[in-house]
RNA sequence: GAAACAGGUCGAUCUGUCGCUCCGGUUACGGCCGGGGAGGAAAGUCCGAACAGCGCAGAGCAUCAUGCUACCUAACGGGUAGGGGAGAUUUUAUCUCUACAGCCAGUGCCACAGAAAAUUACCGCCUUUAGUCUGACUAAGGGUAAGGGUGAAAAGGAGGUGUAAGAGACCCCCACGUAUAUUGUGAAGUAUGCGGUUAAGGUAAACCUCAUGAGCUGAAAGACCAAAUAAACCGGCGUUACAGGGCGGCUCGCUCCAGCCGGAGGGUAGGUUGAUGGAGGAAGCGGGUGACUGCUUUCCCAGAUAAAUGACAGAAUAGAACAGAAUUCGGCUUACGGGCCUGUUUCCGAU
Repeated sequence: GAAACAGGUCGAUCUGUCGCUCCGGUUACGGCCGGGGAGGAAAGUCCGAACAGCGCAGAGCAUCAUGCUACCUAACGGGUAGGGGAGAUUUUAUCUCUACAGCCAGUGCCACAGAAAAUUACCGCCUUUAGUCUGACUAAGGGUAAGGGUGAAAAGGAGGUGUAAGAGACCCCCACGUAUAUUGUGAAGUAUGCGGUUAAGGUAAACCUCAUGAGCUGAAAGACCAAAUAAACCGGCGUUACAGGGCGGCUCGCUCCAGCCGGAGGGUAGGUUGAUGGAGGAAGCGGGUGACUGCUUUCCCAGAUAAAUGACAGAAUAGAACAGAAUUCGGCUUACGGGCCUGUUUCCGAU
């Protein structure tokens, strides 16, 4: 210097002409003037909330979610910083990952291979007896779990003592369990002692147990106005509490109540609002390792309702990708051409 990969970030500005639309002003109602107009993910509908409605009588069960510590936040299953564990590496340190409560409460599962997958003995080693001419070999019995094999995993690891051969059987050092002290807000760390009671492992995104938490629905939520009609007909259940209602499921309880469910038929399908001033944006000065936060000043930045937010030209590196608001906000996840930043790997060149 080039390329590839991974992560992060930006992802459209100004001027002119014409067109669409919202707000404000104005109008001879023809229009005119001024200001604004789609994303970093607007996507997914996954999580949390704001807001609206139901309830003011609830309780229990079931169901679901989360799971190391501290902090941030309106909150979160999110973020920041740490701790433990695992992996890579030059084993100091750095980087990456982590669905990190519990397997001694219980119940399951661990295919195939292998002798054996939860009370092992296939090969092997040692030893007794018998056979055989010695050695060796064969058969039967006893001991062994160190060595080998199978496997993801087979009675903690390396060195030694000891033994017929072996074994935490014993010794020392690790690992593990436990007690005390000490450092830290804490998860935990360090040091010392005791323990062979170190019992056969793994698996809980296996059922399960423990702790904490969860009322529900959702803007087509809701609120209001205008107009019209058939508060009529048929059937079933019900009428003072056994129908029905009280907005996730079941049970109990409490409460409201004469209606409730279905059929056929009739009327309307218009308008206003919710609906954009916010857990809001920008700048400056502080606090904090950081996420974030305090103060001051300043700004108003889409509101459609079958759906507006566009086209052309010029300029700079330069618009090619993924893609289009529909109640709003904070996160997470997914998609993405190109530019920029960081890291890793490879190649080339120079010193």